The RNA shown here (Glycine riboswitch aptamer) has 93 nucleotides and comes from Devosia sp. It was read from a public genome assembly, where an Rfam model found it. Its mean pLDDT, the model's own confidence on a scale to 100, is 78. The source organism's lineage runs through Bacteria, Pseudomonadati, Alphaproteobacteria, Devosiaceae and Devosia.

């Protein structure tokens, strides 16, 4: 310190899949909370393979795959990723 890249923060957008069954609790009567079972989802995280990249050994690698975790009425929360802004940087000059 223009631009590019990375990180953090803020704002906006942001999908999928059961108001399933049984039991218990509350007594606020709403399918609210908890437990178990079966079914399902992939876009926190995690793991696996690979195009490819690096190049002794081997390593890095996805929005693909698996579902350990997480999630599945509405709302809330979360949410990869995208856009904008600010501050830094081992990024750039």
């Nucleotide at each position: 310190c223009c631009c590019c890249u990375g990180a953090a923060c803020g704002c906006g957008g942001g999908a999928g899949a059961g108001u399933c069954c049984g039991g218990g609790c509350c007594a606020u009567c709403g399918c609210g909370c908890c437990c178990g079972g079966c079914g399902c989802c992939g876009a926190a995280g995690g793991a696996g393979c690979a195009a490819c990249c690096g190049c002794c050994c081997c390593g890095g690698a996805a929005a693909c795959u698996c579902u350990c975790a997480g999630g599945c009425a509405c709302c809330c929360c979360g949410g990869a990723c995208c856009g904008c802004g600010u501050u830094c940087a081992u990024a750039c000059u």